[in-house]
Molecule: transfer RNA
Organism: Bacillota bacterium
RNA sequence: UGGGGUGUAGCCAAGCGGUAAGGCACUGGGUUUUGGUCCCAGCAUGCGUAGGUUCAAAUCCUGCCACCUCAGCCA
Numbered sequence: 001u002g003g004g005g006u007g008u009a010g011c012c013a014a015g016c017g018g019u020a021a022g023g024c025a026c027u028g029g030g031u032u033u034u035g036g037u038c039c040c041a042g043c044a045u046g047c048g049u050a051g052g053u054u055c056a057a058a059u060c061c062u063g064c065c066a067c068c069u070c071a072g073c074c075a
Base pairs, nucleotide, nucleotide: 001071002070003069004068005067006066007065010024011023012022018055026042027041028040029039030038048064049063050062051061052060
């Protein structure tokens, strides 16, 4: 420098045009002498970033950024 892949919560992760499932963690409550276990409730105004298309974008298109990987260049 070029090709390919991946970016969603504190962590993991589903979703693949119709408005963000789930698990862990965390918070509040119940149970318990206390803790753990168990049960109930809560927890994304928002999907790396900036634009575009669309009635509607995490999802499609373009640029950029970060990471992984393969190839190459210089020394």